[in-house]
């Protein structure tokens, strides 16, 4: 330099054009003499950045950036 995969909640990851989600973690409550567990509720997101297409973009296109793998 070229090819390829990925960047979404604190962590691990879903979501292939129409309301952004799960598990774990966190907070609160119930329960207990107390803690854990269990159960219920809740908070937490500029979806890596910028631009384009579209009535509508996490999703499609372009550029940039960061990380993994491959080739020379």
């Nucleotide at each position: 330099g070229c090819c390829u995969c990925g960047g979404u909640a604190g962590c691990u990851c879903a979501g292939u054009g129409g309301u952004a989600g799960a598990g774990c973690g966190c907070u609160u409550g119930u329960u207990u003499c107390g803690u854990a567990a269990a159960c219920a509720a809740g908070a937490g997101g500029u979806c890596g950045a910028g631009g384009g297409u579209u009535c509508a973009a996490c999703u499609c296109c372009c550029u940039c950036u960061c990380g993994g793998g491959g080739c020379u």